[in-house]
Context: one part of a larger RNA
RNA sequence: GAGUAACGAUAAAAGAAGUGAGAAUCUUCUUCGCCGUAAGGACAAGGGUUCCUGGGGAAGGGUCGUCCGCCCAGGGAAAGUCGGGACCUAAGGUGAGGCCGAAAGGCGUAAUCGAUGGACAGCAGGUCAAGAUUCCUGCACUACAUAUGGGAAGUGAUGGAGGGACGCAUUAGGCUAUCCAAUGCCGAGCUAUGGCUAUGCCGGUUGGUAUGUCAAGGUCGUCAGGGUCAGAAAAUCUACCUGGCAUGGACUGAGGCAUAUCGGGAGUCUUCGGACGAAGUUGGAAACGCCAGGGUGCCAAGAAAAGCUUCUAAACGUUGAACCAUAUGUACCCGUACCGCAAACCGACACAGGUGUCCGAGUGUCAAUGCACUAAGGCGCGC
Numbered sequence: 001g002a003g004u005a006a007c008g009a010u011a012a013a014a015g016a017a018g019u020g021a022g023a024a025u026c027u028u029c030u031u032c033g034c035c036g037u038a039a040g041g042a043c044a045a046g047g048g049u050u051c052c053u054g055g056g057g058a059a060g061g062g063u064c065g066u067c068c069g070c071c072c073a074g075g076g077a078a079a080g081u082c083g084g085g086a087c088c089u090a091a092g093g094u095g096a097g098g099c100c101g102a103a104a105g106g107c108g109u110a111a112u113c114g115a116u117g118g119a120c121a122g123c124a125g126g127u128c129a130a131g132a133u134u135c136c137u138g139c140a141c142u143a144c145a146u147a148u149g150g151g152a153a154g155u156g157a158u159g160g161a162g163g164g165a166c167g168c169a170u171u172a173g174g175c176u177a178u179c180c181a182a183u184g185c186c187g188a189g190c191u192a193u194g195g196c197u198a199u200g201c202c203g204g205u206u207g208g209u210a211u212g213u214c215a216a217g218g219u220c221g222u223c224a225g226g227g228u229c230a231g232a233a234a235a236u237c238u239a240c241c242u243g244g245c246a247u248g249g250a251c252u253g254a255g256g257c258a259u260a261u262c263g264g265g266a267g268u269c270u271u272c273g274g275a276c277g278a279a280g281u282u283g284g285a286a287a288c289g290c291c292a293g294g295g296u297g298c299c300a301a302g303a304a305a306a307g308c309u310u311c312u313a314a315a316c317g318u319u320g321a322a323c324c325a326u327a328u329g330u331a332c333c334c335g336u337a338c339c340g341c342a343a344a345c346c347g348a349c350a351c352a353g354g355u356g357u358c359c360g361a362g363u364g365u366c367a368a369u370g371c372a373c374u375a376a377g378g379c380g381c382g383c
Base pairs, nucleotide, nucleotide: 013031014030015029016028017027018026032380033379034378035377040359041358042357043356046339047338050337051075052074053073054072055071056070060068061067080141081140082335083334084333085332087118088117092113093112094111098107099106100105122139123138124137125136126135142331143330144329145328146327147326148325149324150323154316155315159311160310161309162308167298168297169296170295171294173291174290175289178285179284180283181282182281184205185204186203187202189201190200206263207262208261209260210259211258212257213256214255217252218251219250220249221245222244223243224242225241226240230238231237267276268275269274299302345354346353361374362373363372364371365370
């Protein structure tokens, strides 16, 4: 320079009470304002205790501070089923032997690792100050072991076969989530006005599981025989060949309805812990979600492996296998708090920047995730 610029989005504050040494800034209440395809909710990454409670005020906080994502102390995170591993493989990595190379090392077979993919059994409600598909309550399911009962001749792989198994564009049907309306039903009440006293106003009007039934859609030809080539051995399997039967059947199936049961439920009462608890109907709209592996078109022709099904080999099995039912028991390791379009991540900052996925209500407007105003919820951006 200078007590100057600035104090970080112009979404906005006001009043009362409380606490306190001290209050524009902390707490509570009443108004007001802002967002509302977000400035709300749930995850991934990343962070790592920031979460909750008690206490504190030096420093951090662009002012203040009794307050805090700050400091001190204590507490909090609970899994057979959620995500990952004890399953599988992709790109790619490592790589016994091997090949190459002065050395270091490079390449690579078998093998092994490796999700962003495949496979795989749990839902509803309640609940700490802080956790929940993890705790509790209720009803389920998966795998294995043991026991009992049934069963009656096959079982059986690291091998064979099937399947898993897939593009892009466009599109039909049936549904549900969700929402709306009602002179349907239920409930405590209210009615100010020019008038209406109820046919007005306000709120609510469901979720899981089991059984039965209906059901649009999806998937698949099936049975018998033969033994010629093939599937490295074998095969009753696949493939191949022959014949019979078939627009019927089997399996699956979102969802609807009925019944049962459990929960929730506006509200009422309350000792504020909780207790009780009505209605739940009809109609309409409707998805990018579900049925689903749907249909059609096109050319650039659109993963693999395991689980699974089946076939036999070795081996085992009438001294009773497979399989079924019931009962009892067992079920390991890691993650799980909290933030997560942000004051907790990346930007030196409590920084108008950046950050993948999902949900995302209503009214008006021809439509819309647009625009305006709102719900739930969250904020008024630390002078």

RNAcentral holds the full RNA, with entries from ENA. Predicted 3D model of a 383-nucleotide part of an RNA (large-subunit ribosomal RNA, domain III) from Deinococcus radiophilus. The coordinates come from a structure-prediction model, not an experiment, and the mean pLDDT is 82. Rfam family: Bacterial large subunit ribosomal RNA. The source organism's lineage runs through Bacteria, Deinococcota, Deinococcales, Deinococcaceae and Deinococcus.